A computed fold for a 392-nucleotide RNA from a Nitrospinaceae bacterium, annotated as Bacterial RNase P class A. The sequence was found by an Rfam model in a public genome assembly. Of the family's consensus pairs, 98% are formed in the model.

[in-house]
RNA sequence: CGAAGUAAACAGGGUGGUCGCCGUUCCGGUUUUAUGACCGGGAGGGAGGAAAGUCCGGGCUCCAUAGGGCAGGAUACUCCGUAACGCGGAGUGAGGGUGACCUUAAGGAAAGUGCCGCAGAAAAUACACAGCCCACCCAUCGAGAGAAUUUAUUUUUUCGGUGGCGGCAAUGGUGAAAAGGUGAGGUAAGAGCUCACCAGUACUGCUGGUGACAGCGGUAGCUUGGUAAACCCUAUCCGGAGCAAGAUCAAAUAGGAAAGUGUUUGAGGGCGGCCCGUCCGAUACUUUCGGGUUGAUCGCUCGAGCCUGUCGGCAACGGCAGGCCUAGAUUAAUGACCAUCCCUCCAUCUCCCGAUGGAGGACAGAACCCGGCUUACGGUUUACUUCGCCCC
Numbered sequence: 001c002g003a004a005g006u007a008a009a010c011a012g013g014g015u016g017g018u019c020g021c022c023g024u025u026c027c028g029g030u031u032u033u034a035u036g037a038c039c040g041g042g043a044g045g046g047a048g049g050a051a052a053g054u055c056c057g058g059g060c061u062c063c064a065u066a067g068g069g070c071a072g073g074a075u076a077c078u079c080c081g082u083a084a085c086g087c088g089g090a091g092u093g094a095g096g097g098u099g100a101c102c103u104u105a106a107g108g109a110a111a112g113u114g115c116c117g118c119a120g121a122a123a124a125u126a127c128a129c130a131g132c133c134c135a136c137c138c139a140u141c142g143a144g145a146g147a148a149u150u151u152a153u154u155u156u157u158u159c160g161g162u163g164g165c166g167g168c169a170a171u172g173g174u175g176a177a178a179a180g181g182u183g184a185g186g187u188a189a190g191a192g193c194u195c196a197c198c199a200g201u202a203c204u205g206c207u208g209g210u211g212a213c214a215g216c217g218g219u220a221g222c223u224u225g226g227u228a229a230a231c232c233c234u235a236u237c238c239g240g241a242g243c244a245a246g247a248u249c250a251a252a253u254a255g256g257a258a259a260g261u262g263u264u265u266g267a268g269g270g271c272g273g274c275c276c277g278u279c280c281g282a283u284a285c286u287u288u289c290g291g292g293u294u295g296a297u298c299g300c301u302c303g304a305g306c307c308u309g310u311c312g313g314c315a316a317c318g319g320c321a322g323g324c325c326u327a328g329a330u331u332a333a334u335g336a337c338c339a340u341c342c343c344u345c346c347a348u349c350u351c352c353c354g355a356u357g358g359a360g361g362a363c364a365g366a367a368c369c370c371g372g373c374u375u376a377c378g379g380u381u382u383a384c385u386u387c388g389c390c391c392c
Base pairs, nucleotide, nucleotide: 001388002387003386004385005384006383007382008381009380010379013341014340015339016338017337018336019335021046022045024043025042026041027040028039029038030037031036048363052374053373055372056371057370058369059368060242061241062240063239067276068275069274070273072238073237074236075235076234077091078090079089080088081087092106093104094103095102096101107233108232112231113230114227115226116225129172130171131168132167133166137164138163139162140161141160142159143158144157145156146155147154148153180198181197182196183195184194185193199223200222201220202219203218204217205216206215207214208213246298247297248296249295256289257288258287259286260285261284268280269279270278271277305324306323307322308321309320310319311318312317342361343360344359345358346357347356348355349354
C1' cells in the first nucleotide's frame, strides 16, 4: 500500500426562528350544587434499530375448582446464563478456508421398515460381465499298463488335453460408494489364508478436563455400506384462548316468540381433539326466527426499566452503590416552512491548504408490555486480527 476477518457506534441529525397538533402539570378566568366542561398563559415531554414478520418465550386477563392417560407438537453434543425459550455465551466433534475465522437439523442404523436414479455381473448376506486355475468333485478325448472275459468288450489305474451346475473375488471395467490399505510369504489360482506396519471397530488401563471429549497405551484378524431436515426408536418439555383478552358505568329494546330434552336412576353444558375423572345443573341446556345497543371510562404505561461507577466472571450475565422518569393516540397526534451546520458524489478553480456551484442522503412509522429470532436497508466512523507485495 492492497485484499480480507471480527466487534461496535451513528442511523439525515444538530442549532436557531415562525406557525400548527397531542398528552402531563401549574396558574388565572367563565359556567356548574359539585365533579366536570370551555378559554387563556407558563413549564416540560412526544414514533425504531428494526416500530416490520406474527416466528418462539413470557408478564397480564378470562375459561376455572383444575387431575390422569392416549393422540399430537416441539427440542436433541457439553457446561453456564436467563423469568423463560426453539434464545444468548463459552467450549467439544465434524465440514469449509493459506489464514484471521465461518457453518452446523451434532441422540440412536446391532429394534424394525423404506430408499440409494443411470451405469455396472451385482447396491446389503448384494454370489460373477471380461477374466484366472484344474489341487478336489464330475464329464469327455487321447496314449500307456494291469485284471476279467464272450478275442473285442467291461473295469481299475497312470500321464496329458479340453471343459463345467467345480474353485476364486486377488486383476480389469462401472459408479458417489463394490467384501480395509501397503509390503512380504503362501496357494492349482487367489483371498487376513498367515505375518509386519497402518487405519477402523469392540473391550479395557493411565493422564488431563465439571463435562462433551482429547492424548498415550494394552488385548482381539473382529474388519461387506450410506441415509433418520425418510418413517421410526429413545430422552426431555408442552392446558386453551387472547387487549378485538377482560372489568365497570350509562342508554335502549320486545322482563320477545316457537320447538325439543329433562327434573337427582343426572338430560344437557364446561374443561384445545378422544377417554377416564371432575364441576355446574332443574325455569338448566340445545336449536330456529326476530328485536335493541355499536356510547363512555378503565385496562394504557414505574418496567424481569434505563444510565454511570465498582466488584465477580474468558464471556453471556450477575451483585452493590448512586442517579433518571423518557409517547399513550383512539377515523388514530408526534408536522410544515426558513436559515445554518454535517455527510456522499460530480464539475470548475487552485502548487497545496482549500473555495464556489449543482445533485443526493437508505429501510421505514408506536396501538397492552417485555426478552429473543428472522427479514429490509443508503452511508460514515472506530478498534483489533489475518494474508500478500514493497522498503528499512
The coordinates come from a structure-prediction model, not an experiment, and the mean pLDDT is 76.
Rfam family: Bacterial RNase P class A. Gene Ontology terms of the family: tRNA processing, ribonuclease P activity and dimeric ribonuclease P complex. The family's RNA type in Rfam is ribozyme.